[in-house]
């Protein structure tokens, strides 16, 4: 600046950034009568013959001639990349009206012409003819120099057109006007004198300008070559003046990588914004310069213009027109239309400042001064101040207690800025003019100059300011409140609506959306958007980088350039110091002053970092000269080497050919097949051909600049190194362009071709297999000649030089030592490796072969993608290479390291994980749960392991939450308050399915009373909900997992995340323990402590037990407490002992003893955490929803359905069995709402019965498998028991839907179970029975108990799960991760394209207006000459050169568009 919301006052500033787009209307440049001639009218007065005349108005208005001004002031920024601007110089190459100053002069004449008059043409604009007239208009003449031209001498100078002194000649002037005086002259005017203003000609000055030069002044090389008046010279012309400025001739130059030319953009500066500065951006207001004035061209006038409000021409546009012709130029001030997000009044005044003219008065002045509009900016002020708690009401929030808004308000007392009103009322005013006085000048009391007094001048404006009155009265909003960033809650919404500068909010508890309350910030403003700088050291001069993040050229030679060893001498360009000039003013800083302050403004000082001149210094750099030897090079003598080129040559091997032997296979693979082979392969022997490559030696060995180089010999040839120190004397380093070399593949031509081998063919593999594997096989690989020029061309590390602790290899050379002898030991140089100090590094790492410390030069980088792509250019035969963008899009891309997780990575270890075994499931029937389906409802939850005999330890009603129907609404249950009634309860009747309704009977308690208790009804506050959200939660639980882990403090290491400890060596069931260790300790886990079981001691001895004594049917009784048993307290086990191994440790193996041996068995016990795991239907609870219903009561139904699928079980399929008979041995547990014995009845379920038992006493209670005996004899059976029929029992209000059990009859599937899958390592599996909870009744489930009682484990390769270490990672929602490309769709920008349309520029030709100049000038002409004729001179006309617009052709650049097409981005 604009936009949105809002808006009280004042001051000072600022106000078309876009269309240099077009403009209606008015104004913006005139003035001078003291240069000149002419000269009205209205009005007034007078006269009149009524036609008019005279006076006044008035020498006024007015136009004209003439002078000066109009080239200033004002506007705009189109053009311009330029001596345009800035800065500093030059002019020995120049001009300057008005102004100042100093000289000289101003004499005398002449001829015209506007205006005016008359006539004519034209619509108009305007024009023509004739006639009159003036001047400070015009023209001669005179005079004239110190002016100009010519010329001599002197001075300054590099140089004279400069200055001074001279000389002869030539050339050139002028204008008057207005005052005063009055002596003399004159009729008068005047002459004359004097003053002023002018005029002419010179000198000087000031101010202004022209031209030239050094330096500075944007981007693009995908613009590299440009130039013909071009560059210079001579001469001429032209200009105020230099100059190719122009012309003729001559020469061939000039500019350019220090960026010419071309293209794009742009007025430049003082300054303004920003920044610590250096810089970066900008050039609006103010000031300086430039350029322009509708577009293009041109000159005229003038001191000055190529002229904004002048002229001519051409063009476009607008207007007038009588159609013939004319007029115009707001980028002056206002204003209009248009464009645009957007920018003001058609105001006042010359009062001030300044300008023009004038002697002056004065006139003119949209310059200027003011006012107006706009919160556009800056600055200032106000919207009140003090008191005021029941902390009012209202709002908001709330845990309902309260908190907050908030001293805020009300209320009381004040003040009076501002506003309104009344009154007073400026400064800005100084001049000038006039009057008077004084001084100077003068002959003068004119004029003029200076000073003083008086008079008089204000647009703003009755404004600023001051005073009185009035009255808290008229004056607050905007943004924000998740983090950055100061400020928090409620409600609504529910990935919706929306927010957002970045990160990101919103999917039902949003401090982020919207509203509200509250709060923060700023304030007459507040936000948003845009722009610039900063932060950004993110273009790095100050002040960056290039091993892997973007980034070292593939390598060398070398041009320009940059940089360069050491001594001396000189110079003074750079450098430093002093002085002078300049760096305009304004701005900025400081100090003061003026507006009440401030903004603003005035004054002084500083600054203006620059440029120029001058004097000096001489260290450093440069330059010049002269030396030096250390850098560099040469020389002499050596040895090493796959260095290069050419020629020759060798053996092994492969293949092929010929021949021999020989027979059925060979070959190939994970396994095969294609292929070869009875026409004789493979194998083997002999001979031959041909091509390519050179085993061993061979080595992080050597050489080379890199690419690269490997059999041997010869020839030619390059470089490095060592020793010596003879020579040269800085000869050096780097290196933009340039030139050369440059693997493989590829290309051209000609050869060659054994092996290998893209393409291709076949066989396999595979879901497919255009691959990997196999059999073949062509280009190619090889040679010669020529191209290509790229690679992870890598050490991802440019070249050169110097410096900086060490250790250890290796190659060549040299020296020393070892009596002699060195491949070996020591030392030196040059190379080539490893490890490491300091240092560096983000870390990794580098570390004398640096990525350390320094220096020089080159190359390169600046977020990712688009893209090494497009276009253009260069190169190439092509393939392609080099150079190399943008639109668009994302908020990242990337590096190193860390912790996890993961891996069909590695190492170690564990677990019924596998293996070894035993028994099952999956097949059958049934039970039960789930899915699905069905239904009025089949209530709900649980879903891999870790849902599915789970919640449910037990659905006929109830339960019950579901469905249908019937009822209730303070409610089925609970509490408070108020009112009312006297009962409530109970019994009976009627209706009804019941709930319920109604009727009848009976009926209160305590207390003297007040009152209290209790119940029903009514009202109210409330209740109620198995309704939703387990993803809002608590609690509880599952799971990894009874896996061995998870952490902390201090210290240490690391920039940090983090690491260490916890890793390592052993060991363990164990992060168990030991040792070691920059760690030392500690916590939660492990273990132990607890319960139970196994042994035993002691205590106790009933209801238990019975050895001994007595007794009995019976431990029944007496007796006893030894034993069993019960249950309290103890003991016992600890690698304690021995031995071996091990580090002598931890620990492990074995043994003894022991009831038990290495945590004895079992249980309880579950670390940090994970799964948004499960549960709102146990309970609790936030929020939401519901309130005659989603609450509650009742009846009936449903949860029990049934084509089907799955899980978990039971029973079986039989003889290790079934049936029958006999007979033996438990443990744990339960029982008074109960367990129930004996006895009787029933085939049985059961019934009757009721002793005993509140339980070590009585009962349930029979344990079963087992054992003994009998039958069955391999079959759908004496297996199996489903299903169905019949008859019953029991529980219960009630067994129809829908219970269990019994008896009789019936007798289904099933003959050991596919793929797959589960459990179990010892008192375990398997098998057998018993009990309990729930429960009226209803287990094949669940929880317990005991009986009988095995098999196997070589081992850890594999499957699953887990632990530790390590490794890779582009994963971190963590492999159920991440992620690539095509295809399809939508959309966006870009490229190509037959072309098409525009813009700009060049070239060639054509054209040629106006105009200057030149030529001509037969037509015309007043001044001068001449008596005249005529002449001189001039003008019109015509012609020529130059030249604008225009036309034709062509070329380059650029923009837009284009069917179609190409890739790219996003979703």
């Nucleotide at each position: 600046a604009a936009c949105g919301c809002u808006g009280g006052c004042g001051g000072c500033g600022u106000g078309c950034c876009u269309a240099a787009c077009a403009c209606a209307u008015g104004c913006a440049a005139g003035u001078c009568g003291a240069a000149c001639g002419c000269g009205a009218a209205a009005g007034g007065g007078g006269c009149u013959u009524c036609g008019g005349c005279c006076c006044u108005g008035a020498g006024u208005a007015g136009a004209g001639u003439g002078g000066c001004g109009a080239a200033c002031g004002g506007g705009u920024g189109a053009g311009u990349a330029a001596c345009g601007c800035g800065u500093g110089g030059g002019u020995g190459a120049c001009c300057u009206a008005c102004c100042u100053u100093c000289g000289a002069g101003u004499g005398g004449g002449g001829g015209a012409u506007a205006a005016c008059g008359u006539c004519c043409c034209g619509a108009a604009a305007g024009g023509g003819a004739c006639g009159c007239u003036a001047a400070u208009a015009c023209c001669g003449c005179a005079u004239g120099a110190c002016a100009u031209c010519c010329u001599g001498c002197c001075u300054u100078u590099g140089a004279a057109c400069a200055g001074g002194c001279g000389g002869a000649g030539a050339u050139c002037a002028a204008a008057g006007c207005c005052g005063g005086g009055g002596a003399u002259c004159g009729c008068a005017a005047g002459a004359c004198c004097u003053g002023g203003c002018g005029c002419u000609u010179g000198g000087a000055g000031a101010g202004g300008g022209g031209c030239c030069c050094g330096c500075g002044u944007c981007c693009g090389a995908u613009u590299a070559g440009c130039u013909a008046g071009u560059u210079g010279g001579u001469g001429a012309g032209g200009u105020a003046a230099u100059g190719g400025c122009u012309c003729a001739c001559c020469a061939a130059g000039g500019c350019g990588a220090c960026g010419a030319u071309c293209g794009g953009u742009a007025g430049c500066c003082g300054g303004c914004c920003u920044g610590a500065g250096a810089g970066g951006g900008c050039g609006g207001a103010c000031g300086g310069c430039c350029a322009c004035a509708c577009u293009g061209g041109g000159a005229c006038u003038g001191a000055g213009a190529c002229a904004c409000g002048g002229c001519c021409c051409a063009g476009a546009c607008u207007c007038c027109u009588a159609c013939g012709g004319g007029a115009g130029g707001c980028a002056g001030c206002a204003g209009u239309g248009g464009g645009g997000a957007a920018u003001u009044g058609u105001u006042c005044a010359c009062a001030a400042u300044g300008g023009g003219c004038g002697c002056a008065a004065g006139c003119c002045u949209g310059a200027u001064g003011a006012c107006g509009c706009a919160a556009c900016g800056c600055c200032g002020c106000g919207u009140g101040g003090a008191g005021g708690a029941u902390g009012a009401a209202g709002g908001u929030c709330u845990u309902c207690g309260g908190a907050u808004u908030g001293u805020a308000a009300a209320c009381u007392c004040c003040u009076g800025u501002u506003g309104c009103u009344c009154g007073g009322g400026a400064a800005g005013a100084a001049u000038g003019g006039c009057u008077c006085c004084g001084a100077c000048c003068u002959a003068a009391c004119a004029c003029g100059u200076c000073g003083g007094a008086g008079u008089g001048u204000g647009a703003c404006g009755g404004u600023a300011c001051c005073g009185g009155g009035u009255g808290a009265g008229g004056a607050a909003g905007c943004c924000c409140c998740g983090g950055c960033u100061a400020a928090c809650u409620c409600u609504g919404u529910g990935c919706c609506a929306g927010c957002a500068g970045c990160c990101g909010c919103g999917g039902u508890a949003a401090u982020a959306c919207a509203g509200a309350g509250g709060g923060u910030g700023c304030a007459a403003g507040c936000g948003u958007u845009g722009u610039u700088c900063g932060g950004a050291a993110u273009u790095a001069u100050u002040g960056g980088g290039c091993g892997a993040a973007a980034g070292g050229g593939g390598c060398g030679c070398g041009u320009a350039g940059g940089c360069g060893g050491u001594g001396c001498u000189g110079u003074a360009a750079g450098u430093c110091u002093g002085u002078g000039g300049u760096g305009a003013a304004a701005u900025c800083u400081c100090u003061g002053g003026g507006c009440u302050c401030a903004a603003c403004u005035c004054a002084g000082a500083g600054u203006c970092u620059g440029c120029c001149a001058u004097a000096g210094a001489a260290a450093c750099u440069g330059c010049a000269g002269u030396g030096c030897u250390g850098g560099a090079g040469u020389g002499u003598g050596g040895g090493a080497g796959a260095g290069g080129u050419g020629a020759g040559u060798g053996g092994a091997a492969u293949u092929c050919c010929c021949g021999g032997u020989g027979u059925a296979g060979c070959g190939g693979u994970g396994a095969a097949a294609u292929g070869c082979g009875u026409a004789g392969a493979u194998a083997u022997c002999g001979g031959g051909a041909g091509g390519a490559a050179c085993a061993c030696c061979u080595g992080u060995g050597g050489c080379g600049a890199a690419a690269g180089c490997g059999g041997c010999u010869c020839a030619c040839u390059g470089g490095a190194c060592c020793a010596c120190a003879a020579c040269u004397g800085a000869c050096g380093c780097u290196g933009a362009g340039g030139c050369g070399c440059g693997a493989a593949a590829g290309c051209u031509a000609g050869g060659g071709g054994a092996g290998c081998a893209a393409a291709c063919a076949g066989g396999a593999u595979u879901a497919g297999a255009u691959a990997c594997c196999c059999u073949g096989g062509u280009a190619g690989u090889c040679c010669u000649a020529g191209c290509c020029c790229u690679a992870a061309a890598c050490g991802a590390u440019g070249a050169u030089u110097g410096c900086u602790u060490g250790g250890u290899g290796u190659g060549u050379c040299g020296g020393g030592u070892a009596c002699c002898c060195a491949a070996u030991c020591c030392c030196g140089c040059c190379g080539u490796g490893c490890c490491g100090a300091a240092g560096c590094u983000a870390a990794c790492g580098c570390g004398a072969u640096a990525a350390g410390c320094a220096a020089u030069c080159c190359g390169c980088c600046u977020g990712g993608g688009g893209a090494g792509u497009a276009c253009g250019g260069u190169c190439g035969c092509a393939a392609g290479a080099c150079u190399g963008a943008a639109a668009c899009u994302c908020a990242a891309a990337g590096g190193a390291a860390u912790u996890g997780a993961c891996g069909g990575g590695g190492g170690c270890c564990c677990g019924c994980a596998c293996a070894a075994g035993c028994g099952g499931u999956g097949g059958a029937g049934c039970a039960u749960g789930u899915g699905g389906u069905u239904c009025a409802a089949u209530u709900c939850g649980a879903c891999g392991c870790a849902a599915c005999g789970c919640g449910a330890a037990g659905a006929a009603c109830c339960u019950u939450a579901c469905c249908u129907g019937g009822g209730c609404u303070c409610g089925a249950a609970a509490u408070g308050u108020a009112g009312u009634g006297g009962a409530c309860c109970g019994g009976g009747g009627u209706g009804g399915a019941a709930a319920c309704a109604u009727c009848c009977c009976u009926u209160c308690c305590c207390g003297c009373a007040a009152g209290g208790g209790u119940c029903g009804c009514u009202a109210u506050a409330u209740a109620g909900g198995u309704g939703c959200u387990g993803c809002a939660u608590g609690g509880c639980u599952g799971u990894c997992g009874u896996c061995a882990g998870c952490u902390c403090g201090u210290g240490u290491c690391g920039u940090g995340a983090g690491a260490u400890g916890u890793u390592g060596g052993g060991u363990u069931a164990a992060g168990u323990c030991c040792c070691g260790c920059a760690a030392c300790g500690a916590g939660c886990g492990c273990a132990a402590c607890c319960c139970u079981u196994a042994u035993u001691g002691u205590c106790a001895g009933u209801u238990g037990c019975c050895a001994u004594c007595a007794u009995u049917u019976a431990g029944u009784u007496g007796g006893g407490c030894a034993c069993u048993c019960u249950g309290g307290c103890g003991a016992a086990a600890c690698c304690g002992c021995c031995u071996c191994g091990g580090a002598u440790a931890a620990c492990g193996g074995g043994g003894a003893g022991g009831a038990a041996g290495g945590u004895g068995g079992g249980g309880a016990u579950g670390a940090c955490g994970u799964c948004a795991a499960g549960u709102c239907c146990u309970c609790a609870u936030g929020g939401c929803c519901u309130u005659u219903a989603u609450g509650u009561c009742c009846a009936g139904g449903g949860c029990u359905a049934c084509a089907c699928a799955c899980g978990u079980g039971c029973u079986a399929c039989a003889a290790u069995g079934g049936u029958c008979g006999g007979u033996a041995c438990a443990a744990a547990c339960c029982g008074u709402c109960g367990c129930a014995a004996a006895c009787c009845c029933g085939c049985g379920a059961g019934g009757g019965g009721g002793a005993g038992c509140u339980a070590a006493u009585c009962g349930g209670a029979a344990a079963a498998a087992g054992c003994c005996g009998a039958c069955c004899u391999c079959a759908g059976u004496u297996c199996g028991g489903a299903u169905u029929g019949g008859a019953g029992u029991c529980u219960g209000c009630a067994a129809c839907u829908c219970g269990a059990c019994u008896c009789c009859a019936u007798g289904a599937a099933g003959c050991u179970g596919g793929a797959a899958u589960c459990g179990c390592u010892a008192g375990u599996a398997a098998u057998c029975g018993c009990g309990g909870a729930u429960c009226a009744g209803a287990a094949c489930g669940c929880c317990g108990c005991g009986g009988u009682g095995a098999a196997u484990a070589c081992g850890u390769u594999c499957c699953c799960g887990g632990g530790c270490c390590u490794u890779g990672u582009a994963c971190a929602c963590a492999c159920c991760g991440c992620c690539c490309g095509u295809c399809a769709c939508a959309u966006c920008a870009c490229g190509a394209a037959a072309g098409u349309g525009g813009g700009c520029u060049g070239u060639a030709c054509u054209a040629g207006a106006a105009g200057c100049a030149g030529g001509u000038g037969g037509g015309c002409c007043a001044a001068c000459c001449g008596c005249a004729a005529g002449g001189a001179g001039g003008c019109a006309g015509c012609c020529u050169u130059c030249c604008a617009a225009g036309g034709u052709a062509u070329a380059a650049c650029u923009c837009a568009u284009g069917a179609u097409u190409g890739g790219g981005g996003u979703g």
This is a predicted structure of a 1467-nucleotide RNA (small-subunit ribosomal RNA) from an uncultured Acidobacteriota bacterium. Its Rfam family is "Bacterial small subunit ribosomal RNA". Model confidence (mean pLDDT): 83 of 100. The sequence is in RNAcentral, with records from SILVA.